[in-house]
Record summary: The RNA shown here (transfer RNA) has 75 nucleotides and comes from a Planctomycetales bacterium. The coordinates come from a structure-prediction model, not an experiment, and the mean pLDDT is 82. Rfam family: tRNA.
RNA sequence: GGCCCCGUCGACUAGCGGCCAGGUCACAGGCCCUUCAAGCCUGUAGCGGGGGUUCGAUUCCCCUCGGGGCUACCA
Numbered sequence: 001g002g003c004c005c006c007g008u009c010g011a012c013u014a015g016c017g018g019c020c021a022g023g024u025c026a027c028a029g030g031c032c033c034u035u036c037a038a039g040c041c042u043g044u045a046g047c048g049g050g051g052g053u054u055c056g057a058u059u060c061c062c063c064u065c066g067g068g069g070c071u072a073c074c075a
Stems, first nucleotide, its partner, number of pairs: 001071007010025004018055001027043005048064005
């Protein structure tokens, strides 16, 4: 240098063009309980960045950033 893979709530993870972006744990509040834990209810919080295609993009294309792998050149 070339090719390939990954990047989504605090963490792990689902998603394959139309969802309010879902789930589990964690966190916050409430209920229950003599108290705590457990349990139940509710809530906070996320698509790495830019551009394009499209009526519509987390999803498809291009560029870019970060991480990982394979390979070639390098004498």

NCBI's taxonomy places the organism under Bacteria, Pseudomonadati, Planctomycetota, Planctomycetia, Planctomycetales. It was read from a public genome assembly.